Predicted 3D model of a 371-nucleotide RNA (Bacterial RNase P class A) from Herbinix sp. Model confidence (mean pLDDT): 75 of 100. The gene name in the source record is rnpB. The RNAcentral record of the sequence draws on ENA.
């Protein structure tokens, strides 16, 4: 310098004018705050809520090399084995088909067994020859053979040799496989030595199934709370007024006000924007909300110290002001540059996956050149 590999950060900037939502205040105003790395897919795990739940088992679902981390996980970290790459490095649903059952289309003679062609031996028939206990060829019967051909994803260890009528782990060498022992490792597993000729032996468990471990259901439209008015019920007050029966009197019935009650409609509040408790102030019909003070916290985020290979743990300090309920987070102008992608919160958090214009930084690898 070029090519590559792993990881991280940012996600147009600045100024002006107008607008939207929420909060505060001295309230027609001023001030403060206002989307993301994925807010997305809703694929995992958890918090939270209601219901269910003695314990155990069945059914059903999930996970699946080993060890560790975590609130938990299908996530993360470190290893093992396998595959790819010269390498940095990347990828893998990676328990068990030597428990049982099932399936394996088509092709092929045969798919867990096998003789179609071929090769070899031998019998028969025919023809021929240098003509009859010999040889050759053709057809055919019987037997041997898994080396060669052909089919297939797969034909029962592979390559080479020896042996043989031809062949074959029948035998030999190397490689592979299986078993045993020893050594190393927490383990997955690795290494060494010895043994077995290897018919225990095809593949498939994202086939049933077996083994080990884990799992209650539904989800914020969860769920909890307050509660006007009208009607109703009860008690109390007023015993005069009004209306009706009835023109008048008596009598009877109805109409009033206050308090309480149950139900929970209209509507409102919480859950829900760091949390809880106590207390004070303000506000509201109430639930509650807002602010101040004190105390105690928080799988969140950032920094730092210690421990750990790491994920992470512990301590200390700091931070934690988007938050609606028809749903805000925008528009325009100017300047600059590398010319701006994917995209838009709705209970919250940890992950995974997918989308994404570009820019910058760090570690490492390979190639080339120079010193």
């Nucleotide at each position: 310098u070029g090519a590559g590999u792993a990881g991280c950060a940012c996600a147009g900037a600045u100024g002006g004018u107008c607008g939207c939502a929420c909060c505060u205040u001295u309230a027609u105003a001023a001030g403060g705050u206002g989307a993301g790395g994925a807010a997305a897919g809703u694929c995992c795990g958890g918090g939270c809520u209601u219901c269910a739940u003695a314990g155990g088992g069945c059914a059903g679902g999930g996970u699946g090399c080993c060890g560790g981390a975590u609130a938990a996980c299908a996530u993360c970290c470190g290893g093992u084995g396998g595959a790819g790459g010269c390498g940095a490095c990347u990828c893998c649903g990676a328990g068990g088909c030597u428990a049982g059952u099932g399936c394996a289309a088509c092709a092929g003679a045969a798919a867990u067994a096998a003789a179609c062609c071929g090769c070899c031996a031998u019998g028969g028939u025919a023809a021929g020859g240098u003509c009859u206990u010999c040889c050759u060829u053709a057809c055919u019967g019987u037997g041997g053979u898994a080396a060669g051909g052909a089919u297939g994803g797969a034909a029962a260890g592979g390559u080479g040799g020896c042996u043989u009528a031809a062949g074959a782990g029948a035998c030999c060498a190397c490689c592979g496989c299986c078993c045993u022992u020893c050594c190393g490792g927490u383990a997955a597993c690795g290494g060494a030595a010895g043994g077995g000729g290897c018919a225990a032996a095809u593949g498939u468990a994202a086939a049933c199934c077996c083994c080990a471990c884990c799992c209650g259901a539904a989800g914020c439209a969860a769920a909890g709370c307050c509660a006007a008015a009208c009607a109703g019920a009860a008690a109390g007050c007023a015993a005069u007024a009004c209306g009706g029966c009835u023109g008048c009197c008596c009598g009877c019935c109805g109409u009033g006000c206050u308090u309480u009650c149950g139900g929970g409609u209209a509507g409102g509040c919480u859950g829900c924007g760091u949390a809880g408790u106590a207390u004070c102030u303000g506000u509201g019909a109430a639930a509650g909300c807002a602010g101040g003070u004190a105390c105690u916290g928080g799988a969140g985020c950032c920094g730092u110290a210690u421990g750990g290979u790491a994920a992470c743990a512990u301590g200390c300090g700091g931070u934690c002001a988007a938050g609606a309920u028809a749903g805000a987070u925008g528009a325009c102008c100017a300047u600059c540059c590398a010319a701006g992608a994917c995209a838009g919160a709705a209970c919250c958090c940890g992950g995974c996956u997918u989308a994404u214009c570009g820019u910058g930084c760090u570690g490492c690898u390979c190639a080339u050149a120079c010193c």